Predicted 3D model of a 593-nucleotide part of an RNA (large-subunit ribosomal RNA, domain I) from Pseudonocardia lacus. The sequence was found in a public genome assembly.
Context: one part of a larger RNA
RNA sequence: AGCACAUGGUGGAUGUCUUGGCAUCAGGAGCCGAUGAAGGACGUGGGAGGCCGCGAUAGUCCUCGGGGAGUUGUCAACCUAGCUGUGAUCCGAGGGUGUCCGAAUGGGGAAACCCAGCGCCCGUCAUGGGGCGUUACCAGCAUCUGAAUUCAUAGGGUGUUGGGGGGAACGUGGGGAAGUGAAACAUCUCAGUACCCACAGGAAGAGAAAACAACAGUGAUUCCGUGAGUAGUGGCGAGCGAAAGCGGAUGAGGCUAAACCUGUGCUGUGUCAAGCCGGCAGGCGUUGCAGUGUGGGUGUUGUGGGACCAGCCGUAUCAUUUCUGCCGAGAUGGUGAUCAUGGUGGUGUGUGUUAGCGGAAGACCUCUGGAAAGGGUUGCCGUAGUGGGUGAGAGCCCCGUACGCGAAAAUGCACAUGCUGUGUUGGGUUGUGUUCCCGAGUAGCAGCGGGCUCGUGGAAUCUGCUGUGAAUCUGCCGGGACCACCCGGUAAGCCUAAAUACUCCCUGGUGACCGAUAGCGGACUAGUACCGUGAGGGAAAGAUGAAAAGUACCCCGGGAGGGGAGUGAAAUAGUACCUGAAACCGUGUGCUU
Numbered sequence: 001a002g003c004a005c006a007u008g009g010u011g012g013a014u015g016u017c018u019u020g021g022c023a024u025c026a027g028g029a030g031c032c033g034a035u036g037a038a039g040g041a042c043g044u045g046g047g048a049g050g051c052c053g054c055g056a057u058a059g060u061c062c063u064c065g066g067g068g069a070g071u072u073g074u075c076a077a078c079c080u081a082g083c084u085g086u087g088a089u090c091c092g093a094g095g096g097u098g099u100c101c102g103a104a105u106g107g108g109g110a111a112a113c114c115c116a117g118c119g120c121c122c123g124u125c126a127u128g129g130g131g132c133g134u135u136a137c138c139a140g141c142a143u144c145u146g147a148a149u150u151c152a153u154a155g156g157g158u159g160u161u162g163g164g165g166g167g168a169a170c171g172u173g174g175g176g177a178a179g180u181g182a183a184a185c186a187u188c189u190c191a192g193u194a195c196c197c198a199c200a201g202g203a204a205g206a207g208a209a210a211a212c213a214a215c216a217g218u219g220a221u222u223c224c225g226u227g228a229g230u231a232g233u234g235g236c237g238a239g240c241g242a243a244a245g246c247g248g249a250u251g252a253g254g255c256u257a258a259a260c261c262u263g264u265g266c267u268g269u270g271u272c273a274a275g276c277c278g279g280c281a282g283g284c285g286u287u288g289c290a291g292u293g294u295g296g297g298u299g300u301u302g303u304g305g306g307a308c309c310a311g312c313c314g315u316a317u318c319a320u321u322u323c324u325g326c327c328g329a330g331a332u333g334g335u336g337a338u339c340a341u342g343g344u345g346g347u348g349u350g351u352g353u354u355a356g357c358g359g360a361a362g363a364c365c366u367c368u369g370g371a372a373a374g375g376g377u378u379g380c381c382g383u384a385g386u387g388g389g390u391g392a393g394a395g396c397c398c399c400g401u402a403c404g405c406g407a408a409a410a411u412g413c414a415c416a417u418g419c420u421g422u423g424u425u426g427g428g429u430u431g432u433g434u435u436c437c438c439g440a441g442u443a444g445c446a447g448c449g450g451g452c453u454c455g456u457g458g459a460a461u462c463u464g465c466u467g468u469g470a471a472u473c474u475g476c477c478g479g480g481a482c483c484a485c486c487c488g489g490u491a492a493g494c495c496u497a498a499a500u501a502c503u504c505c506c507u508g509g510u511g512a513c514c515g516a517u518a519g520c521g522g523a524c525u526a527g528u529a530c531c532g533u534g535a536g537g538g539a540a541a542g543a544u545g546a547a548a549a550g551u552a553c554c555c556c557g558g559g560a561g562g563g564g565a566g567u568g569a570a571a572u573a574g575u576a577c578c579u580g581a582a583a584c585c586g587u588g589u590g591c592u593u
């Protein structure tokens, strides 16, 4: 020096464990914000710091419930000083306080700072000073003012209502790539994806046929399955890719514009008369007519509908009114009744949510052991033998579980009732006719685009910009160029629950999910330490023991660290702590050289 065996050190793999994660299901909730949010800074405890809580009333204040013996959160002990059956701490509900920054909003600003005006109050002999409140901008509405410029308008002021910012995904809209694929690449694809912006809601969007279909019919929209990788489209390459129909989920339909009547404002125009509901009599006298703005009534459809006109039927009651009186006719308003529908911080009932409460049944002996829940023996409960804990495997020890019960207060839902608002019945029907209306810079057409399965194609349908530019039911649009016939519908106005999408968040459950190099980046002071000017990047780090019983005392040593002694079942469990692999480093013995 090598090899072998034994025994140690180092190291932290492995095993076991789980406070933490991951996925998914069900239910709930689906917004917060100028009454100042989300997120922070700084403070706040008797004693330094981190976390958490709280806000100068600062480990809390008040009220109402629950609960019932200890308690002053945690890392994390120790000391001090307290509170508590006159019910503390703790849990729930409702209030109060809530510094400064932040949309941040009195002005400024390098966030958490600086400096003001006005009103009231405090202080000072007075000034300086202090406290509370208020003072941003934009939009709508109302109102007061008010230029160039007479009226006016712009502008300005005041009051009042709202907005502003944040939020995981889902939604609608406006913009909109490239890597890639095509085995290169340009049309194409990726993809209207990623990303950016705006805006909204608990869902959004869509939605009551100018729809489909095909000679038979369906009857708003949305979503799922199928149709179907079909019909199609496509450098007919790569690829892209429907719809009708059928089967299901859900189920709901409404309001306007116009014609016509009428109130009112404005403008124009006008008559020896028109007009003032009709008849008779009396009376009035710019009341008339046309256009236009606005309010009310009417009206809403495709076997076309409505208006107007005419006929027939019907029409509660009261009051007012159409210049006056009588008759007739009409208009307006109130009340009552009918039906429908909305609101309600009125009331009641029921049922949830936000604290909780009750809740069965085993011992003995014995064995092992440090310890019994294990082995043996012998019982009991079960609407409860899910689960967790307790010194090892516990239905009967503890918490729970099945089941049953519970709310002063706040709040969700359902129903009933009260109050209140709105609409409605104040018309219905028939008729033919004619007159009128039936959504205009629209439809259509042309050019250039976009979007549809459809890449310009024979290219309809939908849609943007530019240009041009109709008709009103004997009208117009569609049925894939276009024409005819036939069929379907009625555009150019609006609203609409449910079935559908999602999960930052709350509660409960589940797992052939992970078990500390795994599982969230994060089981631990984690978006921390650290890195970066910054946007941003981003860790490592779990386990003594049943219980600290964490080694009194003695010895060596300056200490560190050891040796005794003691604790403990165990100390080769000694805060470098469960197990303790390998690499690597020793010691002892043997063998070889």
Base pairs, nucleotide, nucleotide: 001592002591003590004589005588006587007586008585009584015578016543017542020514021513022511023510024509025508026507027506028505029503030502031166032165039101040100041099042055043054044053046079047078049075050074051073052059061095062094063093064092065091066090070083071082072081106115107114108113116135117134118133119132120131121130122129137163138162139161140160141159142158143157144156145155170201171199172198173197174196175195181188185235211218212217222249223248224247225246226245232240233239253495254494255493256439260297261296262295263294264293265292266291267290268289269288275284276283277328278327279326280325281324282323302473304438305437306436307435309431310430311429312428313427316335317334318333319332320331321330322329337425339423340422341421342420343419344418346417347416348415349414350413351412352411353410354409356405357404358403362378363377365376366375367374379396380395381385387399388398389397444468445467446466447465448464449463450462454480475490476489477488478487479486530537531536550577553564554563555562556561